[in-house]
RNA sequence: GCCAUCAUAGCUCAGUGGCAGAGCACUGGUCUUGUAAAACCAGGGGUCGUGAGUUCGAUCCUCACUGGUGGCU
Numbered sequence: 001g002c003c004a005u006c007a008u009a010g011c012u013c014a015g016u017g018g019c020a021g022a023g024c025a026c027u028g029g030u031c032u033u034g035u036a037a038a039a040c041c042a043g044g045g046g047u048c049g050u051g052a053g054u055u056c057g058a059u060c061c062u063c064a065c066u067g068g069u070g071g072c073u
Base pairs, nucleotide, nucleotide: 001072002071003070004069005068006067007066010024011023012022013021018056026043027042028041029040030039049065050064051063052062053061
């Protein structure tokens, strides 16, 4: 230098054009207990890496850029 692939909540990931989600973690409550843990219920947390384009509408499609991983030279 070229090619492929990845980037979504604190972490691991799903969602592939029409209201952004799950598990774990975190916060509060219930129960229990000497205290805690476990269990159950509820809640907070995201400009979906950045910028542009297509579209009535973009996390999703197209282009560029940034960063990670792998490969080729």
Notes:
This is a predicted structure of a 73-nucleotide RNA (transfer RNA) from Trichonephila clavipes. The source organism's lineage runs through Eukaryota, Eumetazoa, Ecdysozoa, Araneomorphae and Trichonephila. Its Rfam family is "tRNA". Rfam's curators write: Transfer RNA (tRNA) molecules are approximately 80 nucleotides in length. The RNAcentral record of the sequence draws on Rfam.